RNAcentral holds the full RNA, with entries from ENA and SILVA. Small-subunit ribosomal RNA, 5' domain from an uncultured bacterium, 511 nucleotides, folded computationally.

Context: one part of a larger RNA
RNA sequence: GAAUGAACGUUGGCGGCGUGGAUUAGGCAUGCAAGUCGAGCGAGAAGUUUCCCUUCGGGGGAAUGGACAGCGGCGAACGGGAGAGUAACGCGUGGAGUAUCUGCCCCUGGGUCUGGGAUAGCCGCGGGAAACUGCGGAUAAUACUGGAUAAUGUCCCCGGACUAAAGGUGUGAUUCCGCCCAGGGAUGACUCCGCGUCCUAUUAGCUUGUUGGUGGGGUAUCGGCUCACCAAGGCGACGAUGGGUACCGGGUGUGAGAGCAUGACCCGGCUCACUGGGACUGAGACACUGCCCAGACUCCUACGGGUGGCUGCAGUCGAGAAUCUUCGGCAAUGGACGCAAGUCCGACCGAGCGACGCCGCGUGCGGGAUGAAGGCCUUCGGGUUGUAAACCGCUGUCAGUUGGGAGGAAAUCCAAGGGGGUUCUCCCCCUUGGUUGACCUAUCUUCAGAGGAAGGACGGGCUAAGUUCGUGCCAGCAGCCGCGGUAAGACGAACCGUCCAAACGUUAUUC
Numbered sequence: 001g002a003a004u005g006a007a008c009g010u011u012g013g014c015g016g017c018g019u020g021g022a023u024u025a026g027g028c029a030u031g032c033a034a035g036u037c038g039a040g041c042g043a044g045a046a047g048u049u050u051c052c053c054u055u056c057g058g059g060g061g062a063a064u065g066g067a068c069a070g071c072g073g074c075g076a077a078c079g080g081g082a083g084a085g086u087a088a089c090g091c092g093u094g095g096a097g098u099a100u101c102u103g104c105c106c107c108u109g110g111g112u113c114u115g116g117g118a119u120a121g122c123c124g125c126g127g128g129a130a131a132c133u134g135c136g137g138a139u140a141a142u143a144c145u146g147g148a149u150a151a152u153g154u155c156c157c158c159g160g161a162c163u164a165a166a167g168g169u170g171u172g173a174u175u176c177c178g179c180c181c182a183g184g185g186a187u188g189a190c191u192c193c194g195c196g197u198c199c200u201a202u203u204a205g206c207u208u209g210u211u212g213g214u215g216g217g218g219u220a221u222c223g224g225c226u227c228a229c230c231a232a233g234g235c236g237a238c239g240a241u242g243g244g245u246a247c248c249g250g251g252u253g254u255g256a257g258a259g260c261a262u263g264a265c266c267c268g269g270c271u272c273a274c275u276g277g278g279a280c281u282g283a284g285a286c287a288c289u290g291c292c293c294a295g296a297c298u299c300c301u302a303c304g305g306g307u308g309g310c311u312g313c314a315g316u317c318g319a320g321a322a323u324c325u326u327c328g329g330c331a332a333u334g335g336a337c338g339c340a341a342g343u344c345c346g347a348c349c350g351a352g353c354g355a356c357g358c359c360g361c362g363u364g365c366g367g368g369a370u371g372a373a374g375g376c377c378u379u380c381g382g383g384u385u386g387u388a389a390a391c392c393g394c395u396g397u398c399a400g401u402u403g404g405g406a407g408g409a410a411a412u413c414c415a416a417g418g419g420g421g422u423u424c425u426c427c428c429c430c431u432u433g434g435u436u437g438a439c440c441u442a443u444c445u446u447c448a449g450a451g452g453a454a455g456g457a458c459g460g461g462c463u464a465a466g467u468u469c470g471u472g473c474c475a476g477c478a479g480c481c482g483c484g485g486u487a488a489g490a491c492g493a494a495c496c497g498u499c500c501a502a503a504c505g506u507u508a509u510u511c
Base pairs, nucleotide, nucleotide: 001511002510003509004508006507007506008505009504010503013361014360015359016358017357018356019354020353026317027316028315030314031313032312035074036073037072040071041070047064048063049062050061051060052059053058081272082271083270090197091196092195093194094193095192096191097190100189101188105185106184107183108182109181110180111179112178113147114146115145116144122137123136124135125134126133127132153162154161155160167177168176198244199243200242205235206234207233210232211231212230213229214228215227216226217225247269248268249267250266251262252261253260254259274295275294276293277292278291297308299306300305325351327350328349329348333347334345335344336343337342364394365393366392367391374385375384376383377382398452400447403444404443407440408439413434414433415432416431417430418429419428420427421426455500456499457498458497459496460481461480462479466495467494468493469492470491476483477482
């Protein structure tokens, strides 16, 4: 000098774009953060309309209506957070997989026949303080399941054997949405390998599933992954093993570069989800807001037993030098579900707070000498503050105020018309009209009026900028050298000056 997720002191007008729990991976009140589909299924409350009965309290029937809940499907493995662990094929880079899997999506070729028994919801009867739960009865499906069919699939001793399906919408389905089998693609994932990846020898030896083989098992798959048996190997001064520290990369800071330092925000990968362990479901998890067990902690309890997991968004306590709103909206982008309309989304888009950072703008402009007053200094003549002020003329940025206003919106959707795809309930295109903005606002405009907007550090040398007074080795200053013991340009104050400026300094850290 440059830099920072900074903090502290003094000061503080506006805007844009960014950015903000670095410490206790400490504990958490409250709300929200993952639902959706009635075009898979059975059932159907309140309400409304109407009819009948009535002891005038109400009861019953029909239509409409569709809530809560249930079965089922898809999603919940994405998105979001954090960096505790990890020195490792974790990451980076380059390869390998004839040793692998892949829901939804795309392409291609086939198929979608015929039966069955249950079970929730519901009704009835219970248990329990609660959480929750038991028994009996009836019922549906794209839930479950038998049979048929069977190759381009799998196995094979090459003779053969085995293996599937579900319907919905609709007047109407080979045609739309689905379902099953097979092949290919795309995407995602998994496994293996070469090389690279901090400090320590005041850590020198380490290893028994250890190293290899054979054979079982297991996995989507190779493999001591696991087990039995056999052999005695394997690693190491080219640093094994141990200890310490640490997520890694793209990048970022600095530097002429080489390098050194670093890994906030954003992107990719990895790991974690109260602590430890485990599997289930599933295409995918050993699963942040799923399940089971154990532990610590918390809350409820009728003492028998139960409940919870903010390292999601806000917010709270604690610790700390220190880090924000318990905000708005699904309008846009994107995701889940759905034929769709649409619903949901603390992802996201926005707003709020903080000079935390960068950038931009403003706090006026011109004239104005009798060089006013006041202050300070003085050799008492004057000098300086200083065109600075007053005063005169002008302008109108920003903020304030008034009214307009492009854009972020194009899709989707609704209505009508037309055209095309041989057929179609399906798809595509065109025209016209209509619908959708949480939030922000370019820009124009009315009004008034210099009005509302400047400080901080420093002035001995390094280093730009000095005088007077006070103090008297005191009080104090200080980055280094060093100042202060009676004329201190170094302390304190005043005046003056220098530098930077909505900031200026200090501290910490890196180069």

Source information: Its Rfam family is "Bacterial small subunit ribosomal RNA". Rfam links the family to the GO terms ribosome and structural constituent of ribosome. Its mean pLDDT, the model's own confidence on a scale to 100, is 85.